[in-house]
């Protein structure tokens, strides 16, 4: 200085708002009901991890099996990872995107 399976995908979590339910106020109504503001409402729904978990899938490499292959099966390995401001989407925000980026070691 440059590469790089540092793949992909699901299921959860931490975190995350507040559309849609519930919940709480207030308001209107003879009732049923409607409305309106509230996330400085624990909560379902929902968003949700590169540096969280967790599974398959894929990927490397050896072995088994064959006369050789091609398929198939088994095993191991799939490491490491400090980070903004800012601006994006969705209703809305977030460890979401941007991004293993700028930076820093």
């Nucleotide at each position: 200085u440059a590469a790089a399976a540092a793949g992909u995908u699901u299921u959860c979590u931490a975190g995350g708002g507040u559309u849609c339910c519930g919940u709480g106020a207030c308001u209107u109504u003879g009732a049923g009901a409607a409305g309106u503001c509230a996330g400085u409402c624990u909560g379902g729904u929902c968003c949700g991890a590169g540096a969280g978990a967790a599974a398959a899938c894929g990927c490397a490499c050896a072995c088994u099996g064959u006369g050789g292959a091609a398929u198939a099966g088994u095993g191991u390995g799939u490491a490491c990872a400090c980070g903004g401001a800012g601006g994006g989407a969705u209703a809305a925000a977030a460890g979401c995107c941007u991004g293993g980026g700028a930076g820093a070691u």